Overview:
Predicted 3D model of a 97-nucleotide RNA (Bacterial small signal recognition particle RNA) from a Phycisphaerales bacterium. The prediction has a mean pLDDT of 83. Taxonomically the source falls in Phycisphaerales (Bacteria, Pseudomonadati, Planctomycetota, Phycisphaerae).
[in-house]
RNA sequence: GGCCGGGCCCAGCGCACGGCCGGCCCGUGAACCUGGUCAGAGCUUGACCGCAGCAGCCAUAAGCGGCGUCGUCCGGGGUGUUGGUCACCUGGUCGCC
Repeated sequence: GGCCGGGCCCAGCGCACGGCCGGCCCGUGAACCUGGUCAGAGCUUGACCGCAGCAGCCAUAAGCGGCGUCGUCCGGGGUGUUGGUCACCUGGUCGCC
């Protein structure tokens, strides 16, 4: 000095990780302007039946919360792979002085 390989550096893709958001699931959740059942009381009837219906209870809407689970997007610290690379570091080999 030549050639080949590796590292540093850059990039693509994937995995894992973290975050916002959304769906599912669970919980909670309406004095009245949701539903069901409607004690009491009210209306109606000669009476029975019946009617509407507050509280309570049950179920839920919007909302709120959550171990979990699925998904989009974001992130550059991890990891894998592929590609790139003036220069720098390093290994091998060959040649020359």